Context: one part of a larger RNA
RNA sequence: CCCUCGUUAAGGAACUCGGCAAAAUGACCCCGUAACUUCGGGAGAAGGGGUACCCCAUUAAUGUGAAAGUUAUCCAACUGGAGCAUGAAGGGGUCGCAGAGAAAAGGCCCAAGCGACUGUUUACCAAAAACACAGGUUCCUGCUAAAUCGCAAGAUGACGUAUAGGAGCUGACGCCUGCCCGGUGCUGGAAGGUUAAGGGGAGAGGUUAGCGCAAGCGAAGCUUUAAACCGAAGCCCCAGUAAACGGCGGCCGUAACUAUAACGGUCCUAAGGUAGCGAAAUUCCUUGUCGGGUAAGUUCCGACCCGCACGAAAGGCGUAACGAUUUGGGCGCUGUCUCAACGAGGGACUCG
Numbered sequence: 001c002c003c004u005c006g007u008u009a010a011g012g013a014a015c016u017c018g019g020c021a022a023a024a025u026g027a028c029c030c031c032g033u034a035a036c037u038u039c040g041g042g043a044g045a046a047g048g049g050g051u052a053c054c055c056c057a058u059u060a061a062u063g064u065g066a067a068a069g070u071u072a073u074c075c076a077a078c079u080g081g082a083g084c085a086u087g088a089a090g091g092g093g094u095c096g097c098a099g100a101g102a103a104a105a106g107g108c109c110c111a112a113g114c115g116a117c118u119g120u121u122u123a124c125c126a127a128a129a130a131c132a133c134a135g136g137u138u139c140c141u142g143c144u145a146a147a148u149c150g151c152a153a154g155a156u157g158a159c160g161u162a163u164a165g166g167a168g169c170u171g172a173c174g175c176c177u178g179c180c181c182g183g184u185g186c187u188g189g190a191a192g193g194u195u196a197a198g199g200g201g202a203g204a205g206g207u208u209a210g211c212g213c214a215a216g217c218g219a220a221g222c223u224u225u226a227a228a229c230c231g232a233a234g235c236c237c238c239a240g241u242a243a244a245c246g247g248c249g250g251c252c253g254u255a256a257c258u259a260u261a262a263c264g265g266u267c268c269u270a271a272g273g274u275a276g277c278g279a280a281a282u283u284c285c286u287u288g289u290c291g292g293g294u295a296a297g298u299u300c301c302g303a304c305c306c307g308c309a310c311g312a313a314a315g316g317c318g319u320a321a322c323g324a325u326u327u328g329g330g331c332g333c334u335g336u337c338u339c340a341a342c343g344a345g346g347g348a349c350u351c352g
Stems, first nucleotide, its partner, number of pairs: 001347008010338002014336001019333001027051005036041001038172001052094005061086004068079004095099001107331007114323002119131002135170007147156003173318004178248003183245002185241005192236003198230002203225005210217002249267005276310001277307001288304005
């Protein structure tokens, strides 16, 4: 010097990103216990007091209930209280610094964010606000179901049958969930347009019996090619649908101080963000401004609204309870610190 411990004057978080670590609290009995609340909770809230031994005393009381007795026709019933076990409260006394005498055994409160909750997770750096969840909602599925695995046979679904099964989103509960169907998707429609294979076969080419002096023409057959016309779904088209994918404006003017604009004009759009919330896990400017807390507060809480770039099941806003969750504050407590000291054990070091 290092590791693991113990103690510490005065102060008591001044340490630090942050009370990390440590200290403190701790058992049982009694008293007492707030806001809020889904009336269950919150709650061991918080905050207090007591606790040893001896005597009264084999205490009171409680549990069990023997012997014995009474009744009785049997089963049995009743009386009875022994023994054993549990065991307050009170009075008096005794000792110590200290009586849950050692060990083991919640620190607490206030406010806010997120997630309702118990659960689950990155085996070996993340336990969470992530996942799940009960509940909500939409879509598909009538049974040889849909969906899934498999080339198939076949299997799961399910020895189930729409109060069932599958898929997606949301995520207890409370109050709610606005507008847009133009685009994309899905569902429905079938009049018209477009449209494949196939059907169809006009026409054209090749070949040559024949004709012709020749150029050439050219039947039938074979062969190559092939127009019109007929021809489904789909697409175009027409509707519906947003708890489907998604989207939810700009400029200018205006009130008798000023400022602001209930109001008006205009352009564009499918429609221009409703309720609620808002410098927020979202705010760049920004340590916004005001208030609170501090002597002093980029964090925190309450407001304001100018929302760069909240917003309603990729849910919005609240919410008791819950959380090894995140943030701010306080009480207690302490070697975290001012500022270090001493002690114990084990290393280091020396010798072997």
The prediction has a mean pLDDT of 88. A computed fold for a 352-nucleotide part of an RNA from Desulfoscipio gibsoniae, annotated as large-subunit ribosomal RNA, domain IV. The organism belongs to Desulfoscipio, within Bacteria. It matches the Rfam family "Bacterial large subunit ribosomal RNA". Rfam links the family to the GO terms structural constituent of ribosome and ribosome.